[in-house]
Parts: sequence; C1' cells; structure tokens
RNA sequence: CACGAUAAGGGCAAACCCUUCGCAAGGAGGGGACGCAAAGCCACGGGCCCCACCGGGGUAGCCGGGCUGCCGAAU
Repeated sequence: CACGAUAAGGGCAAACCCUUCGCAAGGAGGGGACGCAAAGCCACGGGCCCCACCGGGGUAGCCGGGCUGCCGAAU
C1' cells in the first nucleotide's frame, strides 16, 4: 500500500411518522432502523427522477470515477 476479521473502539442511518422549505423530484430538523468498511465529501461520465421545459433542478444509500479517513486478523 493492497485487503476486510464471528476483532476492538466507535460511526452513519433506509422505509415510515412529525415539523419545515420547495411547483415538483427532493432537501433540512426530530423520532426511527432496512442496512452500510467509506452509507465521509465531490454532480466529472452514464443511468434514473422532477420542472416554471431555449433550459434548469435532484439523486453520492444506482453504477463508474476523483479526494480524504478509523482499526489491523489472515493473505
């Protein structure tokens, strides 16, 4: 450095509910856990979704890619 354990310490938080922002997709806060070794961050490429459709927006927990990070079994 790769890698990812019936390890250790922890972390995040789907659906759904409440409040709120938004035309919407969807976002934020609280509750809640389906799961996740990057489910940390980035909209660069593809996909999908939305719109007030010259165009614009969303999704990183869809795939690929980029940057960063805890631990240290086996290999």